[in-house]
């Protein structure tokens, strides 16, 4: 330099055009307990950036950024 894959809460993953982006762990609060752990309830928290297509984009397209693999 070329090809290709990936980027979603703090972490690990779902969601392949449709409505309030979902779960687990973690965090905070409450209940329980003599205290803690465990358990139960509740809450906060995310689509890498910028355009385009579409009635509608996490998803499709173009460019960029970062990371991985292969080739040279």
């Nucleotide at each position: 330099g070329g090809u290709u894959c990936c980027a979603u809460g703090g972490u690990u993953c779902a969601a392949u055009g449709g409505a309030u982006a979902g779960a687990a762990c973690g965090u905070g609060a409450g209940c329980c307990u003599c205290c803690g752990a465990a358990g139960c309830u509740c809450a906060a928290g995310a689509u890498c950036c910028a355009g385009g297509u579409u009635c509608g984009a996490u998803u499709c397209c173009c460019g960029g950024u970062g990371g991985g693999a292969c080739c040279a």

A computed fold for a 72-nucleotide RNA from Bacteroidetes bacterium RIFCSPLOWO2_02_FULL_36_8, annotated as transfer RNA. The organism belongs to Bacteroidota, within Bacteria. The sequence is in RNAcentral, with records from ENA. RNAcentral records the identical sequence in 2 taxa. It matches the Rfam family "tRNA". About the family: Transfer RNA (tRNA) molecules are approximately 80 nucleotides in length. The family's RNA type in Rfam is transfer RNA. The prediction has a mean pLDDT of 82.